[in-house]
């Protein structure tokens, strides 16, 4: 130096053709139990890496930037 792929709550991951950002696990609470643990049942958590661009409208399409990974020289 040049392809390719990936970046979403704390983690691990969806998110169909571009139309309300979801699930498990931790969190918290509350039931249960002498108590913890399990096991219900409720709850909070998010600039979709960062900037611009198209669009009524982007996690999603498009251009730069950084960052993990991999390949070629």
């Nucleotide at each position: 130096g040049c392809c390719g792929g990936c970046c979403u709550g704390g983690c691990g991951c969806a998110a169909u053709u571009g139309g309300u950002a979801g699930c498990g696990c931790a969190c918290c609470a509350c039931u249960c139990u002498u108590g913890u643990a399990a096991a219900g049942u409720g709850g909070g958590g998010g600039u979709u890496a960062c900037g611009g661009g198209u669009u009524c409208a982007a996690g999603u399409c498009c251009c730069g930037u950084g960052g993990c990974c991999g390949g070629c020289c």

The prediction has a mean pLDDT of 81. A computed fold for a 73-nucleotide RNA from Cryobacterium levicorallinum, annotated as transfer RNA. It was read from a public genome assembly. The source organism's lineage runs through Bacteria, Actinomycetes, Micrococcales, Microbacteriaceae and Cryobacterium. Its Rfam family is "tRNA". Rfam links the family to the GO term triplet codon-amino acid adaptor activity.